[in-house]
Context: one part of a larger RNA
RNA sequence: CUAUGCUUAAGGAACUCGGCAAAACAGCGGUUGUAACUUCGGGAUAAAACCUGCCUUGAAAGUAUUUUACUUUCUAGGCCGCAGCGAAAGAACCCAGGCGACUGUUUACCAAAAACACAGCUCUCUGCAAACUCGUAAGAGGAUGUAUAGGGGGUGAUGCCUGCCCAGUGCCAGAAGGUCACGGGGAUGAGUGCAAGCUCUGAACCCAAGCCCUGGUGAACGGCGGCCGUAACUAUAACGGUCCUAAGGUAGCGAAAUUCCUUGUCGGGUAAGUUCCGACCCGCACGAAUGGCAUAACGGUCUGGGUACUGUCUCAAGCAUAGACUCG
Numbered sequence: 001c002u003a004u005g006c007u008u009a010a011g012g013a014a015c016u017c018g019g020c021a022a023a024a025c026a027g028c029g030g031u032u033g034u035a036a037c038u039u040c041g042g043g044a045u046a047a048a049a050c051c052u053g054c055c056u057u058g059a060a061a062g063u064a065u066u067u068u069a070c071u072u073u074c075u076a077g078g079c080c081g082c083a084g085c086g087a088a089a090g091a092a093c094c095c096a097g098g099c100g101a102c103u104g105u106u107u108a109c110c111a112a113a114a115a116c117a118c119a120g121c122u123c124u125c126u127g128c129a130a131a132c133u134c135g136u137a138a139g140a141g142g143a144u145g146u147a148u149a150g151g152g153g154g155u156g157a158u159g160c161c162u163g164c165c166c167a168g169u170g171c172c173a174g175a176a177g178g179u180c181a182c183g184g185g186g187a188u189g190a191g192u193g194c195a196a197g198c199u200c201u202g203a204a205c206c207c208a209a210g211c212c213c214u215g216g217u218g219a220a221c222g223g224c225g226g227c228c229g230u231a232a233c234u235a236u237a238a239c240g241g242u243c244c245u246a247a248g249g250u251a252g253c254g255a256a257a258u259u260c261c262u263u264g265u266c267g268g269g270u271a272a273g274u275u276c277c278g279a280c281c282c283g284c285a286c287g288a289a290u291g292g293c294a295u296a297a298c299g300g301u302c303u304g305g306g307u308a309c310u311g312u313c314u315c316a317a318g319c320a321u322a323g324a325c326u327c328g
Base pairs, nucleotide, nucleotide: 001323002322003321004320005319006318007317008316010314011313014312019309029051030050031049032048037042039157053079054078055077056076058074059073060072061071062070063069064068080084092307093306094305095304096303097302098301099299100298104116105115120155121154122153123152124151125150126149132141133140134139158294159293160292161291163224164223165222168221169220170217171216172215173214174213177212178211179210183206184205189200190199191198192197225243226242227241228240229239252286253283264280265279266278267277268276
């Protein structure tokens, strides 16, 4: 020096990206006590405080072969130690926020998560020889099920909700019309032949799906504006004008897992805060099942703060074991 373990004055996170690691809390015994919030179940062992050994007196209850013994609880007094769950083992806790409701699942061997799943919600297909899937087929699954069923897509508990646009794309519907292949049809024309004929050419007209067309449809793919002016200080613009569009973003939220400018501005916390919390709204570039906003409980999740505690640190020291070093 490396690895593992132990101890340390005073301080106590000053360390560090970050309390990483370590220390600390000491439970599943008893008594008291327990907040916000809440879906009234929880939160909760919340938090927090106290007791715990041994000896003696007395009381009650229970069990048993009711003389007696045992167990449990209580009562009063005493004894010892620094310490009585005397060892070992055995939760640190609180506050606030983001995300995901939850228990679960996952990158076997760098990612366990906010990703996947989920119950619930919704759209769509499917009338049974079902749709759909596997197979060339026979056949099989679906299902010994039958729309309260089965397949597929999306969203993701619950609560309050889910706005406008059908112009484009998709899907659905549509006895008209346009276009339209094969096929039917054969006017006309050509070759050849003396001719009969044979061989070609092939116009109208008829004719499927599809496309065009007419409508519908957003919990289908998706989309959801610009410029100029205006109020009796200033500023701002409820208001007006104009251009464009299929329609110009509603509720709610908002410097956000989204904010470039940006460490925005104000407030809180700190002596000091690019993080954090609460607001504001000028949203570069939130926004409503590619769901919006809330949300108790839950989380080996992420972020900020606090109490306790400590060799993380100021700042290092000592000890033990195994290496490292020398000999072999």

Predicted 3D model of a 328-nucleotide part of an RNA (large-subunit ribosomal RNA, domain IV) from a Candidatus Altimarinota bacterium.
The RNAcentral record of the full RNA draws on ENA.
It matches the Rfam family "Bacterial large subunit ribosomal RNA". Its family is annotated with ribosome and structural constituent of ribosome in the Gene Ontology.
Lineage of the source: Bacteria > Bacteria candidate phyla > Candidatus Altimarinota.